[in-house]
Context: one part of a larger RNA
RNA sequence: GGCACAUGGUGGAUGCCUUGGCGUCAGGAGGCGAAGAAGGGCGUAGGAGCCUGCGAUAAGCUUCGGGAAGCUGGCAAACAAGCGAUGAUCCGGAGAUGCCCGAAUGGGGAAACCCGGCUGCGGUCAUGCGCAGUCACCGCUUCGGCGGGGCCAACGCGGGGAACUGAAACAUCUAAGUACCCGCAGGAAAGGAAAUCAAACGAGACUCCCCUAGUAGUGGCGAGCGAACGGGGAAAAGCCCAAACCAGCUCAGUUCGCUGAGCUGGGGUUGUAGGGCCGGCACAACGGUACGACAGAGGCUAGCAGAAGCAGCUGGGAAGCUGCAGCAUAGAGGGUGACACUCCCGUAUGCGAAAGUCCGAGUCGGCCAGCCGGAUCCCUGAGUACCUCGGGACACGUGUAAUCCCGUGGGAAGCUGGGGGGACCACCCUCCAAGGCUAAGUACUACCUGACGACCGAUAGUGAACUAGUACCGUGAGGGAAAGGUGAAAAGUUCCCCGAGAGGGAAGUGAAAUAGAACCUGAAACCGUGUGCCUACAAACAGUGGGAGCCGCAAGGUGACCGCGUACCUUUUGCAUAAUGAGUCAGCGAGUUGCGUGUCGUAGCAAGGUUAAGCCGCGAGGUGUAGCCGUAGGGAAACCGAGUCUGAACAGGGCGAUGAGUUGCGGCAUGCAGACCCGAAACCAGGUGAUCUACCCAUGGCCAGGCUGAAGCGUUGGUAAAACUUCGUGGAGGGCCGAACCCACUGAUGUUGAAAAAUCAGGGGAUGAGCUGUGGGUAGGAGUGAAAGGCUAAUCAAACUUGGAGAUAGCUGGUUCUCCCCGAAAUGCAUUGAGGUGCAGCGUCGGGAGGUCACCACCGGAGGUAGAGCACUGACAGGGCUAGGGGGCGCGAGCCUACCAAACCCUAUCAAACUCCGAAUACCGGUGAGUGCAUCCCGGCAGUGAGACGGCGGGUGAUAAGAUUCGUCGUCAAAAGGGAAAGAGCCCAGACUGUCGGCUAAGGCCCCAAAGUGAGUGCUAAGUGGUCAAGGAAGUGGGAAGUCCCAGACAAUCAGGAGGUUGGCUUAGAAGCAGCCACCCUUUAAAGAAAGCGUAACAGCUCACUGAUCGAGAUUUCCUGCGCCGUAAAUAUAACGGGGCUCAAGCACUCCGCCGAAGCCACGGACUUCCUUCGGGAAGUGGUAGGGGAGCGUUCCAGUUGCGACGAAGCGGGCUCGUAAGGGACUCGUGGAGCGACUGGAAGUGAGAAUGCUGACGUGAGUAGCGAUAAAACGGGUGAAAAACCCGUUCGCCGAAAGCCCAAGGGUUCCUGUCCAAGGAUCAUCCGGGCAGGGUUAGUCGGCCCCUAAGGUGUAGCCGAAAGGCGAAGCUGAUGGGAAACGGAUUAAUAUUUCCGUACCACCAAUCCAGAGCAGAGCAGGGACGGAGAAGGGUAGGUCAGCCGGGCGAUGGUCGUCCCGGUGCAAGCCUGUAGGUGGUCCUCGUAGGAACAAAACGCGAGGGCAACGCCAAGAGGUGAUGCCGUGGCUUCGGCCGAAGUGAUUGAUCCCACGCUUCCAAGAAAAGCUGCGUUCUGCGUUGAAGGGUUGGUGACCGUACCCCAAACCGACUCAGGUGGGCUGGUGGAGUACACCAAGGCGCUU
Repeated sequence: GGCACAUGGUGGAUGCCUUGGCGUCAGGAGGCGAAGAAGGGCGUAGGAGCCUGCGAUAAGCUUCGGGAAGCUGGCAAACAAGCGAUGAUCCGGAGAUGCCCGAAUGGGGAAACCCGGCUGCGGUCAUGCGCAGUCACCGCUUCGGCGGGGCCAACGCGGGGAACUGAAACAUCUAAGUACCCGCAGGAAAGGAAAUCAAACGAGACUCCCCUAGUAGUGGCGAGCGAACGGGGAAAAGCCCAAACCAGCUCAGUUCGCUGAGCUGGGGUUGUAGGGCCGGCACAACGGUACGACAGAGGCUAGCAGAAGCAGCUGGGAAGCUGCAGCAUAGAGGGUGACACUCCCGUAUGCGAAAGUCCGAGUCGGCCAGCCGGAUCCCUGAGUACCUCGGGACACGUGUAAUCCCGUGGGAAGCUGGGGGGACCACCCUCCAAGGCUAAGUACUACCUGACGACCGAUAGUGAACUAGUACCGUGAGGGAAAGGUGAAAAGUUCCCCGAGAGGGAAGUGAAAUAGAACCUGAAACCGUGUGCCUACAAACAGUGGGAGCCGCAAGGUGACCGCGUACCUUUUGCAUAAUGAGUCAGCGAGUUGCGUGUCGUAGCAAGGUUAAGCCGCGAGGUGUAGCCGUAGGGAAACCGAGUCUGAACAGGGCGAUGAGUUGCGGCAUGCAGACCCGAAACCAGGUGAUCUACCCAUGGCCAGGCUGAAGCGUUGGUAAAACUUCGUGGAGGGCCGAACCCACUGAUGUUGAAAAAUCAGGGGAUGAGCUGUGGGUAGGAGUGAAAGGCUAAUCAAACUUGGAGAUAGCUGGUUCUCCCCGAAAUGCAUUGAGGUGCAGCGUCGGGAGGUCACCACCGGAGGUAGAGCACUGACAGGGCUAGGGGGCGCGAGCCUACCAAACCCUAUCAAACUCCGAAUACCGGUGAGUGCAUCCCGGCAGUGAGACGGCGGGUGAUAAGAUUCGUCGUCAAAAGGGAAAGAGCCCAGACUGUCGGCUAAGGCCCCAAAGUGAGUGCUAAGUGGUCAAGGAAGUGGGAAGUCCCAGACAAUCAGGAGGUUGGCUUAGAAGCAGCCACCCUUUAAAGAAAGCGUAACAGCUCACUGAUCGAGAUUUCCUGCGCCGUAAAUAUAACGGGGCUCAAGCACUCCGCCGAAGCCACGGACUUCCUUCGGGAAGUGGUAGGGGAGCGUUCCAGUUGCGACGAAGCGGGCUCGUAAGGGACUCGUGGAGCGACUGGAAGUGAGAAUGCUGACGUGAGUAGCGAUAAAACGGGUGAAAAACCCGUUCGCCGAAAGCCCAAGGGUUCCUGUCCAAGGAUCAUCCGGGCAGGGUUAGUCGGCCCCUAAGGUGUAGCCGAAAGGCGAAGCUGAUGGGAAACGGAUUAAUAUUUCCGUACCACCAAUCCAGAGCAGAGCAGGGACGGAGAAGGGUAGGUCAGCCGGGCGAUGGUCGUCCCGGUGCAAGCCUGUAGGUGGUCCUCGUAGGAACAAAACGCGAGGGCAACGCCAAGAGGUGAUGCCGUGGCUUCGGCCGAAGUGAUUGAUCCCACGCUUCCAAGAAAAGCUGCGUUCUGCGUUGAAGGGUUGGUGACCGUACCCCAAACCGACUCAGGUGGGCUGGUGGAGUACACCAAGGCGCUU
């Protein structure tokens, strides 16, 4: 380490449970709100929080009822303090109170805040302050008032109105008048009493349901859309005005007769017309009523009564069991220690309201409201009907397009009139528009009450059973969780022990503590412990077959060694594949439902079958015949009809006729719906975002230091004057260098970072087109953009969010139990088609037909392939012959030609698109036996339409490809087994199942490894066998044909290989051997004018040729078997599967035997089909897509019947049954309350895969890392424990910061005590952590307040379908303007806030003086403004000296020119300095503001005056006889208290935007000051003003962090974040370096 068993941990499945959900039915209610809603904020209890209740009268107050003995709500107990028979708590009715926000409404506003006016009241001398009431806007109005506004789930009507999608693309069309936005209403809304339909008959408002009918139609006549008439039902209800006419009132006109208009009353309301008018009759009764009042049966809002059981047994407990009883108009349900009719609450039944409320039988009133006749006249809805054009709605898309509605331009008739009847016209029929109202039947349910469920039961059911729309995320719109269970009862473990604690051990409670609060049961992954067997030379999908040994009483456990054996899913021609998916486990997770259609099964009835809506009924059910299907077809139709159509036809032919349907239920399929589940990128609608970023607007702020030296000006020279020039002054510049600041060019690091963009080292700009704070504006096909498609909240070629929405997805993935039967395809045609689909082919199931089909034999056929051939068509080699051509010769005629070449001839050939020929097979037909059951037709349901390899026949290609494409056969696909070492497609062979039986196939038989070291004859020597070609070779075996040879072959050895001659030529030379020509002769046994080597040329050495020696075969060529070379690659032999093999274990031939498979046989068993003489028999049973059949299991329901505390379900084991899914009323343990069986029914019904979802737990791994390399060390303290806490001493780091103070933002982090689980990247006694307590004090600081900018809002006004958009004034709105405080002290924590001291501002009053104006609107002044530069005067600050206090040397010097420390102080008041600035004053005029006032102001003119006015830092004095202050003393609270002077330096601060200069020309308003009468108010009963004294000054913020551990970055994050102060030495400097104050050493 493995397996097994036992026992634990972790974890929270399973079972059981339910407080919560979901759905349905019935009834109610259908609104709330200016009498302040809905919804909130903040409060409220004796004590903190959440929920509930309530509102400063605050878990409540008053009253009326109910009710009853306890009570002070829940989480949530205990305590404290109380209440209650004088009736509490509690329940119900009515009332009171009801902070602040919110329509929000006095004004404002960043909701829960700020600021008012008026009236009354309290308080103050008075202001301030407090209480109560009241004050918005709009509409109508009789002017008294009334109403509106906002909220709310669905339903309703109207104004606007998409897109995805479907059409397999897309534009008309569809989706859809849907989603969405907007307006408005009601309990319902809308519609509604015919200018309607119909059709020659008639009906009689509207609405809703069932049919008609998926019909008529409409429609790129595509996809789709889709009526009506009529019938059956529900419910039923009809009316009122305008006008004519009459009368009255008011007004206008008037010729005074009247006319007209408006209002009121009467009248009147319709179409076979009606009414007015005129005449006549009635005038009061029946009836109706949707209006008003009264009335009260009954209901609702609290309640009351309510039958009947005991004992024994088991047990912790009785309701269980046993026994004996009782009640029942009550045996629904819940509870009680297990299962209760008789224990409790209830239930059946009966009863009940002071108060409020609903409904409303009924009564009364009001109203409906007269009838008849008749001639003429009058009335009967006008910019209307209708028409043109453009649209919309109607089922109806412009169409033949009626009808209705809108826009546009025209524009009637009026009863002798008008509309409609689907263009239009006529006839006929029917109705009466241009005014209005109208219940019921219909739709919906946020809310209340009751009941129910073949609904869920904690990953389910609502998102939410629990502090849930909570925590948390996001700027925002918006998104959005997890989380239930001790026990009957807390009886929740006293005490003791260990431990710092946490925790544990004993003890105790309890039936049980492995029910101990992390609590019922307690599965699995995962992690341990104990015991048995095995395991350290042995390999592997880890199992399976065999199996020794060991352990055990046994059951059984383990298992050395041997054989065989490459997971699962998906997708594929094909996967162990190194193609996809899964870390593991548990739970969840996908063909459903409705309607329609088809078919099959089944049931009912049957020439018939059946109802729908509705009605009745408690229900079961009954009823309902409108409709549908069938019963008759044919035809385009008229039409005819067992026929009909075609046709001239009585012909022929087509389609029919010779009868079975229909309605339920079930299976399957299909259409419409999301339609098996998950998945886009996108499109559209409405909103939310400019806290990031882009640009813009308004208002503020910032830029150390150094350098350069433009214009201008002055000056020198110069000129007639200029120009020009010198020096100086001056201080310009998108100037230069360089910090802060801004940016981001390079490199490195980082890349699961310190950081979702940084760090380090360098770099660029740095007075400008600069940077930055605050407030604001612009946005989604839009903004903004010095332009990169950049940016618009870590998102941009169209943001985010919610919705349409389950968009669509011919695409990918996934799709869950079992067995039985059959079983494909990867082809054809077509396709905007090619990975999709339709039809056909092939499968299956049901029915029917009949020997139809196939194989084989024979017979009869058509054919043009293989082959062959060259007669045709073409091609083609050689030759012949010969036109023609070329070439040559010739004066020419003509001739020649080894040139080209037609036709023709001979010889030899070739062809898919040649054939004089021509098979084998295949194909068609016929006959016949046997075998197979293979064939055809009809109907239901499919899948397939990617194929792969091998053989044969072809094409393409290169007679390449594991290539591609056809034909044909086979296998795989969908096929296991044996062989080929190993292998989808090759060879053999088709697996139902069992057997330690047998026979064979392919292939094998030396060992691995079953079977021959078998037999015979040869071959191979190469390990050929056990890779390959051209080519090469005296390898070797066999065969054939030549030549030479005892007259001596072949080879070897010995010898010769000569002469003319160095042949001639050439050459420098050329002698056999550079080259050219010739290649003779001679001697010989033989010898080339030389085959090779060689020399400069010779020479030399060989050869050919000859002799000798030797002594028998030698040699050449061809055919053939087996071998050899050719033959070099990368981890490792690695090209027999290995060992190994040589007369073989190789090769060839022959023979005998054996092995060998899931084949075949034998013997059992199961199932299917067929046959059957019913005994049995025969055949079959591989299988993907797919078809068909039969079952198992889960949850719930019904009926029947059982089990259970003597122990249900669940969980962990064992045993056992079945062919499987599975079963066991078998058993042990755990568990502690429910659960089965049978027969049926209904489904959220079966999990291993979807990069599935949720949770838990692994692996990685005790690994990476522990977040700036500014740094620690020691001692002491505390503590259970100290590297990190506290104290101390050293050391180190920052020091224009890493110090100090603000703003924003945060929101208690501040201080103290205590604690250490978790948080802190480690520890922790520590903390920005937990708990508790404490802490923030203002007239002057900031806000509030007054004022205005950008902007916002907005009465009036303008515009717009609605929503809404603009908008003068006004209001609002700081980042700007506007009154006032300083110093010191003090706390653990606050201070310009408290205290001490000294001030100031505004307002009020009293009092004194004063004695006529003052205030508000109004007018004016002022407020009031830029950049840059330079100089001056100061101050802060610094330094030094002096002075004061202290020190005097551990070790050489140091009483000194020594060392250390200190040497400080405000506002205010007085004074008015440096400096700056102004001309001021008077008079006159005046057109500006100023429309209709004045003065002052402004402007202009004239005159006078030189000193004065105004502004103004600082200094000085005072404040201060004070405070502070080294130090000293101290009872530790505190007390005393020295010096406190001068010089120098010196700002970026002040004087002051003052001056100079420049061009880009640089907010507004109020406070404040002045004026004055046009308006208003106050004032001689005392205004303004002045002095003194006294008073008032509310409200909000104030702690703490603030370049950061407290803000923004998910973090105690190397990032980001605006302003102010900022010392010393060196230095130009805020650079840089080192230091001070101060702060830190960065939490391993």

Predicted 3D model of a 1644-nucleotide part of an RNA (large-subunit ribosomal RNA, half A) from a Myxococcota bacterium. Its Rfam family is "Bacterial large subunit ribosomal RNA". Taxonomically the source falls in Myxococcota (Bacteria, Pseudomonadati). The prediction has a mean pLDDT of 86.